[in-house]
Source information
Transfer RNA from a Candidatus Pacearchaeota archaeon, 71 nucleotides, folded computationally. Its mean pLDDT, the model's own confidence on a scale to 100, is 83.

RNA sequence: GGGUGCGUCGUUCAAUGGUAGGAUACUUGGCUCCAGCCCAAGAGACGGGGGUUCGAUUCCCUCCGCGCCCA
Numbered sequence: 001g002g003g004u005g006c007g008u009c010g011u012u013c014a015a016u017g018g019u020a021g022g023a024u025a026c027u028u029g030g031c032u033c034c035a036g037c038c039c040a041a042g043a044g045a046c047g048g049g050g051g052u053u054c055g056a057u058u059c060c061c062u063c064c065g066c067g068c069c070c071a
Stems, first nucleotide, its partner, number of pairs: 001070007010024004018054001026042005047063005
């Protein structure tokens, strides 16, 4: 330089154009002499910009970042 894939809570993984969800971690309460385990509740995310659409995590373009292949 060319091709290709990926980017979602702290971490990990879903969501085939219609209210973004699970696990784990975290916080609070219960339990316990204390802690842990366990139970209940809570908070937390769509890489940036633009386009299509009544409506975009999803489709298109571009930029940024990461991985793989070729040279």